Small-subunit ribosomal RNA from an uncultured prokaryote, 1440 nucleotides, folded computationally.
């Protein structure tokens, strides 16, 4: 885009056309082929005249007219009309032949129609039978039969002329031989015989062309030719006899699928590809198989004959039938129509005609099945109506869309009237149809699909990985533009989607027009047949080419102009076209042919050179290994480390001799040879090939190469040999969680020889051969030639080949990369490719001893498999560098006993969150009640809270009573502010309903906030460049650096977040300022004190500045950034701390802070009270507090801090308590007072090594405190009690300096409760050689099958489910074969004693029945072959 279409849905009309694609299945019924009386005998009903008899009704006869059923005859009936089953074929299509042929009607020419017979149906009588339908007999006619003449141009012999390529043809002579008719009539005609033409139809031959399968390679005895006979209209093995041994076939014989061809139809730009309804041409077929008859044509749809299946009738004996004609049943099937009308038109048959026949044909019918055409109104209408749907609630959409309101009448419908054409003279099924005028009335008429891309067209709601949807890729797991409906939108319209097919797109089978190094794709390799292709130059010749002209390429179709139906659709009419085929005529450039020529390809002679080339036969030397002899002793060997092993029977070591076998260091090399596989000591013998160089020859002899043939590593195989080392299989020892491995220690096939097979490897350059052409550069191997230099050779240097390497330009290439040895540019010739998979597998051939090799698919099954190359992540990958990462050291967990956090358990409830690092003294800076969300019970419902309405005044507070309380009631007190005096506000109370609440769920909807890698040094962008691109580049490199810090170079140049400074705080100094804060000097005063004046010098305090920049020196470095290493300096190389945290990663955390979509609850999941619970406890884990003790405990003396807090507060002094602590209340919103005592440390003295004067845990009693309230469940005093612990397994944690260890302080939270957090000072170390190893990060670089990125991706085996296939003892079909048996009907031959009109010479002659043969269908047999269908079992595949 199409369509003979089906289905779902919808359906107003009209032309025009199409309408069993399946079961060539089976058919009821009815039609579908007859005509002619002018061929012909008879003549029935009726009519009419007419005669006769009469019961008067009518009956018989006669002659005319009439002509029906059935008959003889004649044409016809082979046409028209159906249907593709069958057929790979001269079937069809095209272009010839037919000199190898017929041809009825029809036409033209011509000659003729003379003359006899004898019969039979019809009818009649008789028989048989249920029928169908046959027999016997008697009559009779013909254009029926049949003798006789004549007729030649027929036919046979001779002769002659002409044509033709040629069997021959065409004429013509002259002998002989056969051989023909038919009437009728209306008297015009008409028909009959022979011959000759014509014109139609047929027949038969022939070139070309016509599907697939080589897993069908060989096939044929009538085959393939000859001759003789036969046949047929005709050639012709068509048939037969007899000789011959031929015919076919790789250019595809044979056999097996499939299939009626072609004009045309569809698609396609085109070349193609696919089909073969309707229409036309041709061909087969007519239930199945077979046969022939008739006839002008058949082997005959609507005929004969047999067989065979089916079906019907039947008296059971026997008959009868063919719808693949039209119409119609049944069946099958997604599916395909009326048992209409008419011969009016067209066309046939028959006929002299009228006429008859005609399901051919004209027409109706039924179906949206298809193309075409109309129509469902048309204008106006905004209050944007009501409603639907949506919404940010403003609106927006359906929307001028509806309604109203004016019209209008095409379509269609109703009424009426008119009324065709198709019809040359009659004659009209269609049909009062098609068309027309009039009237009426919007009146009767819109669906279907989509709406996530592709692909025009969006929102709600419902569902919630379900339910579905889907063409592809994909949607759905709670916000779905993808599934369901709704709105609205788009499309297209009496349709609209959907299936099915076909071609397009698809250059995805590439003729136009594709590949093969890595995607699929080069044969392992070389010779060489067909076969294809082929060098220079000139002739000839025309086959291929080109051109012209002829004929053919039917018609209808397409296409282009016209015209006719109102337009189209359709329908006429005229051109084009039909790209083919053939005839002919030229032309010779090119190919080809042919005849002769050239030398530039090839190829010979003839020197000359290298070479692990083959192949043979001899010979070396090393070296392992044995063997025997000697010396000598305890070990060896052998590993990551051991062990099997060997060795005291004497090993390893060494030394000499010997055997036997393999293999050939060093030279030796991207070095040589060779087709490749492959080839390595020397010497010799035979033998291939290849390169230079310089002239001689031969003339295109050349290249490729299907099949064929020969080589062809390794491993195997057979047969004999050999066997030192090596070394599968096997045994042993280790290794491991296992070790049928990897290491060891033995060890046999085997490796080595002949000879024979095996024929495959990543046989790879993954790159088939030849032949020219295209820029260089550089090695190297081997020949030529010049140079230069030498005595000479070498070396050196030009330069011509010939091989091998490397880099590289242009060009090619997806990229990678190739690049004169191309993967370029072109040509020839051969192999191969065509989505992964199942498979190089099954089957089947071939070949092989096997083992296997070569050839080689399908079913099924997936969306994908693959190639280059990019970024990332990833490595028991390289490189370089950081980090308390490891090492070097301090001290600790892991053991105890307490705290404390989690898991488990367990509970009515032990709320809820966090879970590797980066949960787990986390959220919680502090659960008795409260907190608080859990749980039991007890209570309210507009609600404990917010905002609006309306109502009424208070409210609040006190008191009593019930209750565990919330809460109930009861009493009291009763309004308060402003007013313009209506009324507003404020506050409670009661109602009404929006509505409040929700620590109710999703942290995988989210905001924001945080943790982490990581305070690692690193993440990006502009422009520009490079690449087809993703990407690169810069950001890589050299150096440095804490650092992407900084230089240097560099297709980069900048440039942003990040580092870094700036910020705070600390460390010297200066300056400014001196209280509450210091006190050096001066004064006063105290038992003592900055306690007083005083003064700010100094400490301090807090405000400003100064200071440090690798600034300088030296050395290094590249003359650079920098590094070292000095001065100086309070401080040096980031001074020390702190805040600060790039692009981003983990759907990390949190919805229970807050905020918020969604969703869920509403007398509850809201909210209010009490109690309890969050504190529970065989266990287990993380965090930490005390500790084991002498560097210690204990007693008593004596010192120096910082930072901080404090009025519902710190709380001095004094005083009581053994003490927690009371009492008191001075001071002090604090540099002022007060919390306050700093502790370790100093000194004195005991303690002596013990479960103790260590540890303090548990319990008992007794207090203090704080609170409403210490039972569950709070710190704390004292007193008695005195538990594990005596330094802690694998493990594992912090820290590089004022750090770690230790040692007190003080604060938040809070009524009270800290071993835990935050902060503060005191005393104050150890060690770091280093970067191998562990973690954990940064750059570069490497493969990679990962990208959710290694906690990735994958393989195989089992178990289980399905699903197609493969083998399989069988079974059981279909099909063509081969042999055999068997043998209807018919034909042929042959007999023909039986019958027997026509002629005769009377005896026949013919002819018929019957007999036998021949050759033959179904049929029965046996046999092996092809192909399915089934099968216990099996065995591999897929898919889950």
């Nucleotide at each position: 885009a199409a369509c003979g279409a089906a289905c779902g849905c919808u359906g107003g009309c009209g032309g025009c056309a199409u309408g069993c694609u399946u079961a060539a299945c089976a058919c009821a019924u009815g039609c579908a082929a007859g005509u002619c009386g002018a061929a012909c005998g008879g003549g029935a009903a009726u009519c009419u005249u007419u005669u006769c008899c009469u019961u008067c009704g009518g009956g018989a006869g006669a002659a005319g007219a009439g002509g029906a059923g059935a008959g003889u005859g004649g044409c016809g009936a082979a046409u028209g009309g159906g249907u593709g089953a069958g057929u790979a074929a001269c079937g069809c299509g095209u272009a010839g032949a037919u000199a190898a042929u017929c041809u009825a009607c029809c036409c033209u020419u011509u000659a003729g129609u003379c003359u006899g017979g004898g019969a039979u149906a019809a009818c009649c009588c008789c028989g048989u039978g249920a029928a169908a339908a046959c027999g016997g007999g008697g009559c009779u006619a013909a254009u029926a039969c049949c003798g006789g003449a004549u007729a030649a141009c027929a036919c046979u012999g001779a002769g002659g002329a002409u044509c033709g390529a040629g069997u021959g043809g065409u004429u013509u002579u002259c002998a002989g031989u056969u051989g023909a008719a038919a009437g009728c009539u209306u008297u015009g005609g008409u028909g009959c015989u022979g011959a000759a033409g014509g014109a139609u139809g047929a027949g038969u031959c022939u070139g070309c062309g016509u599907u697939c399968c080589a897993u069908u390679a060989g096939c044929u005895a009538g085959a393939u030719g000859g001759u003789g006979g036969g046949g047929u209209a005709a050639c012709g093995g068509c048939c037969u006899a007899c000789c011959a041994u031929g015919g076919c076939g790789a250019c595809g014989a044979u056999g097996g699928a499939u299939a009626g061809c072609g004009g045309g139809u569809u698609u396609g730009a085109g070349a193609g590809g696919a089909u073969g309804a309707u229409c036309c041409g041709c061909c087969a077929c007519a239930c199945u198989g077979g046969a022939a008859c008739u006839g002008a044509g058949a082997c005959a749809c609507g005929g004969u004959c047999c067989a065979g299946a089916c079906u019907c009738c039947u008296a059971c004996g026997g008959g009868a039938g063919g719808c693949a004609g039209c119409a119609g049943u049944g069946g099958g099937g997604a599916a395909u129509c009326u048992u209409g009308c008419g011969c009016a038109a067209u066309g046939g048959g028959c006929g002299a005609a009228a006429g008859c026949c005609u399901g051919a044909c004209g027409c109706a019918g039924c179906a949206a099945u298809g193309c075409c055409g109309c129509g469902u109104g048309a204008g106006u209408g905004a209050a944007g109506a009501a409603g639907g749907c949506u919404u940010u609630c403003g609106g927006g959409u359906c929307g001028u869309a509806a309604a109203g309101c004016u019209c209008u009448u095409u379509a269609u419908c109703u009424a009426a009237g008119g009324g065709a054409a198709g019809a040359u003279g009659a004659u009209g099924a269609c049909g009062g149809u098609a068309c027309c005028u009039u009237a009426g009335g919007a009146a009767u008429a819109a669906g279907c699909a989509c709406c996530g891309g592709c692909u025009a067209a969006c929102u709600a709601c419902g569902u919630g990985c379900c339910a579905g949807c889907a063409g592809c890729c994909g949607c759905g797991g709670u916000a779905a533009u993808a599934c369901g409906u709704a709105g609205g939108g788009u499309g297209c319209a009496a349709g609209c989607g959907u299936u099915g097919u076909u071609c397009g797109g698809a250059a995805u089978u590439a003729c136009u027009g594709g590949g093969c190094g890595u995607a699929a794709a080069g044969g392992g390799u070389g010779u060489g047949u067909a076969g294809g292709c082929g060098g220079a130059a000139a002739a000839g010749u025309c086959a291929g080419c080109u051109a012209g002209a002829g004929g053919u390429g039917a018609a209808a179709g397409c296409c282009c102009g016209g015209g006719g139906c109102u337009c189209a659709a359709c329908c006429c009419c005229g051109g084009a076209a039909u790209u083919g085929c053939u005839u002919u005529u030229a032309g010779a450039a090119c190919u080809g042919c042919c005849a002769a020529u050239c030398u530039a390809g090839a190829g010979a002679g003839g020197g000359u050179c290298a070479g692990a080339g083959g192949u043979c036969a001899g010979c070396g030397g090393a070296a392992u290994u044995c063997c025997u002899a000697g010396u000598g002793u305890a070990g060896a060997g052998g590993u990551g480390a051991a062990a099997u092993u060997c060795g005291u029977a004497g090993a390893u070591a060494u030394u000499a001799g010997g055997a036997g076998g393999a293999a050939c260091a060093c030279c030796g090399g991207c070095g040589g040879c060779g087709a490749a596989a492959g080839c390595g000591g020397c010497u010799g013998g035979c033998u291939g090939g290849g390169g230079c160089c310089a002239c001689u020859c031969u003339g295109a002899c050349g290249c490729u190469g299907a099949g064929g043939c020969a080589c062809g590593a390794a491993a195997g195989c057979g047969u004999g040999g050999g066997g030192a080392g090596c070394a599968a299989a096997c045994g042993g020892g280790a290794u491991u969680a296992g070790a049928u491995a990897c290491c060891c220690c033995g060890g046999u096939a085997g490796u080595c020889c002949a000879c024979g097979c095996c024929g495959u490897a990543a046989a790879c350059g993954a790159u088939g051969g030849a032949u020219a052409c295209u820029a260089g550069a550089u090695g190297u191997u081997u020949g030529g030639a010049g140079g230069a230099a030498u005595c000479g050779a070498c070396c050196c240097c030009u330069u011509c080949g010939a091989g091998u390497g490397u880099c590289g330009c242009a060009g090619c290439u997806a990229a990678c990369g190739c690049a004169u040895u191309a993967a370029g540019u072109a040509u020839c010739c051969c192999g191969c490719c065509u989505g992964g998979g199942a498979a190089g597998u099954a089957c089947g051939g071939u070949c092989g001893c096997a083992a296997g090799a070569c050839u080689a698919a399908a079913a099924c099954u997936c969306a994908a498999a693959g190639g280059a190359a990019u970024u990332g992540a990833c490595g028991g990958g390289g490189g370089c560098c950081c980090g308390c990462a490891c090492a070097a050291g301090c001290g600790g967990u892991g053991g105890a006993a307490c705290a404390u956090g989690u898991g488990g358990u367990u509970u009515a409830a032990u709320u809820c969150g966090a879970c590797g690092c980066a949960a787990c003294g986390c959220g919680a800076a502090g659960a008795a009640c409260c907190u608080u969300a859990c749980c039991u019970g007890g209570g309210u419902u507009u609600g404990a809270c917010a905002u609006c309405c309306u109502c009424u005044g208070a409210c609040c507070g006190c008191u009593c009573u019930a209750g565990a309380g919330a809460u109930a009631g009861a009493g009291u007190u009763u309004c308060u502010u402003c007013u313009u005096c209506g009324g507003a506000a404020g506050c409670a109370g009661a109602g009404u309903g929006a509505c409040a609440g929700g620590u109710g769920c999703u942290g995988c909807a989210u905001g924001g906030c945080u943790g982490u890698c990581g305070u690692c040094a690193g993440c990006u962008c502009g422009u520009g460049u490079c690449g087809u691109g993703a990407g690169a580049u810069g950001u890589u490199g050299g150096g440095u650096u804490a650092a992407g810090u900084c230089c240097c170079g560099c297709a980069a140049c900048g440039a942003g977040c990040g580092c870094a400074a700036c910020c705070c705080u600390u460390g010297u100094c200066c300056u400014u300022a001196g209280u509450u804060g210091c006190c050096a000097u001066c004064a006063g005063g105290u038992u003592a004190u900055g306690c007083u004046g005083g003064g700010c010098a100094c400490u301090c305090u807090a405000g400003g500045g100064a200071g440090a920049c690798u600034g300088c020196c030296g050395g290094u470095g590249a003359c650079a950034a920098g590094c070292c290493g000095g001065a100086g300096g309070a401080a040096g190389g980031u001074g020390g701390g702190g805040a600060u945290g790039a692009c981003g990663u983990c759907a990390a955390g949190u919805c229970c802070u807050c905020a918020u979509g969604g969703c869920c609850u509403u007398u509850a999941u809201a909210u209010c009270c009490a109690g309890g619970g969050c504190u529970a406890c065989a266990c287990a884990c993380g965090u930490g507090u005390u500790a084991c003790a002498a560097u210690g405990g204990a007693a008593c003396c004596u010192a120096c801090a910082a930072a901080g807090a404090g009025c519902a507060g710190c709380g001095a002094a004094g005083u009581c308590g053994c003490g927690a602590g009371g009492c008191a209340g001075a001071g002090c919103g604090a540099a002022u007072c007060u919390c306050a005592a700093a502790a370790a440390a100093g000194g004195u003295u005991u303690c002596u090594c013990a479960g103790u004067u260590c540890g303090g845990a548990u319990u008992g009693c007794a207090g203090u405190c704080u609170g409403c309230a210490a039972c569950u469940c709070g710190a704390c005093u004292g007193c008695a009690u005195g538990a594990a612990g005596g330094u802690g397994g694998a493990a594992u944690c912090g820290c590089u300096a004022g750090u770690a260890a230790u040692c007190g302080u003080g604060g938040a939270u809070c009524a009270g409760c800290a071993c835990g957090c935050c902060a503060c000072g005191g005393u104050g170390a150890a060690u770091a050689c280093g970067u191998u190893c562990c973690c954990g990060g940064g750059c570069c670089u490497u493969g990679u099958a990962c990208a959710c990125a290694c906690c990735g991706c994958c393989c195989g085996u089992c178990a289980c489910a399905c699903c197609a296939u493969g083998g399989g003892a069988g079974u059981u079909g279909a099909c063509a074969u081969g042999g055999g048996c068997a043998g209807a009907a018919g034909a042929c031959g042959u007999u023909g004693a039986g019958c027997u009109a026509a002629c005769c010479u009377c005896g026949g002659a013919g002819g018929c029945a019957g007999g036998c043969g021949u050759c033959c269908a179904a049929g029965c047999u046996c046999a092996g072959g092809u192909u399915g269908a089934u099968a216990a079992c099996u065995a591999g595949g897929g898919u889950g």